This is a predicted structure of a 74-nucleotide RNA (transfer RNA) from an uncultured Thermoleophilia bacterium.
RNA sequence: GCCGGUGUAGCUCAGUUGGCCAGAGCACCCGCCUUGUAAGCGGGUGGUCGCGGGUUCGAAUCCCGCCGCCGGCU
Numbered sequence: 001g002c003c004g005g006u007g008u009a010g011c012u013c014a015g016u017u018g019g020c021c022a023g024a025g026c027a028c029c030c031g032c033c034u035u036g037u038a039a040g041c042g043g044g045u046g047g048u049c050g051c052g053g054g055u056u057c058g059a060a061u062c063c064c065g066c067c068g069c070c071g072g073c074u
Stems, first nucleotide, its partner, number of pairs: 001073007010026004019057001028044005050066005
């Protein structure tokens, strides 16, 4: 330099025929339970969906550029 993959909550990830308010588990906070702690149960907080632009009535999802990470080729 070229090619491919990947980037979504603090962590691990799901979601890509474009439209349901953007979700799950763990973690964290509150409550219940317990003599107490843990476990268990209920509830809650937390997101510019890597960045910028474009298409569209509408973009995490499609298109373009850039950046980070992983792998391959030279």
The sequence is in RNAcentral, with records from ENA and MGnify. Rfam family: tRNA. Rfam classes the family as a transfer RNA. Model confidence (mean pLDDT): 80 of 100.